Record summary: This is a predicted structure of a 114-nucleotide RNA (c-di-GMP-I-GGC riboswitch aptamer) from an uncultured Woeseiaceae bacterium. Its Rfam family is "c-di-GMP-I-GGC riboswitch aptamer". Gene Ontology term of the family: cyclic-di-GMP binding.
RNA sequence: UGAGGUAAAGCCAAACCCGCCGAAAGACGGGGACGGAAAGCCACGGGUCCUCGCUUCCUCCGAGAAGCCAUGGAAGACCUCUCGAAGGACCCUAAGAUCGCCGGGCUGCCGGAC
Numbered sequence: 001u002g003a004g005g006u007a008a009a010g011c012c013a014a015a016c017c018c019g020c021c022g023a024a025a026g027a028c029g030g031g032g033a034c035g036g037a038a039a040g041c042c043a044c045g046g047g048u049c050c051u052c053g054c055u056u057c058c059u060c061c062g063a064g065a066a067g068c069c070a071u072g073g074a075a076g077a078c079c080u081c082u083c084g085a086a087g088g089a090c091c092c093u094a095a096g097a098u099c100g101c102c103g104g105g106c107u108g109c110c111g112g113a114c
Stems, first nucleotide, its partner, number of pairs: 002114001004110002011036002016031004021026001034100001040106003044103003047098003051094001053092001056089004061084005068073002
C1' cells in the first nucleotide's frame, strides 16, 4: 500500500416499544439489536416515499338542456351533452423526506493473520 477486520481496542444501531416535533413521509431523545468496515458527513445524479397543484380517464352525486305532444305545457325514469362537488388511478411539475436503496464527493479507527 492492497485486501481484510469470527486478532484486539473500540464504534454505530434496523424492526419494535415509550416520549416528543411534524399535515404526512419522517426527524430527535431513551430502551432495544437486525445488521454494518465507512450504517461517519454532504440530498450532487438516479430510485423510493409524502404533500400541494395540474392533464387525461373512471365511479358517484347535484343542477341545467336538445330529444315529447304541440305553441303552450308536461316530463326529464332511461340515453346524450354542458357545468359543479366528492372519491380513485395515471402523467407532469413544485416543496419536502430518505446517505441503513444505488452511484458520486469529502474525511476517518485497527494492524493479529494474508